[in-house]
Context: one part of a larger RNA
RNA sequence: CACCGCCCGUCGCUACUACCGAUUGAAUGGCUUAGUGAGACCUUUGGAUUGGCGGCCGGGUACUGGCAACGGUACUUUGUUGCUGAGAAGUUGGUCAAACUUGGUCAUUUAGAGGAAGUAAAAGUCGUAACAAGGUUUCCGUAGGUGAACCUGCGGAAG
Repeated sequence: CACCGCCCGUCGCUACUACCGAUUGAAUGGCUUAGUGAGACCUUUGGAUUGGCGGCCGGGUACUGGCAACGGUACUUUGUUGCUGAGAAGUUGGUCAAACUUGGUCAUUUAGAGGAAGUAAAAGUCGUAACAAGGUUUCCGUAGGUGAACCUGCGGAAG
């Protein structure tokens, strides 16, 4: 600023917030049915390799008996054989079990055409509902109706 006032709602623009939402949406995590199952441990075995002891046949060295033939003793060694110890890979069965696949369920997060609200701002649009007897007094309850503020019926109050 004082009626050239104040002020209400629809519609339109801009921004923000939360909501609904097809997509049999997506991601992560917990629990879990079924299947697969690394690995560890125990177990049934297995026996690459390697050690000890003994026997036999040979070789070597040392000592030794014997005139000689031929031996004896000790040590060592290739081979063979017996007993025994350790023992890798592999193998049988069992227990525990990481992880993976396919489902179920729960929780959290997240995309989404579109829909429908709220808030804010403005010098937008349409009207003029309220404030004066605001030009149909206003308001409350209720019912119906209408672009919008609103209109009408019934009942009530005076703020």
Molecule: small-subunit ribosomal RNA, 3' minor domain
Organism: Lunularia cruciata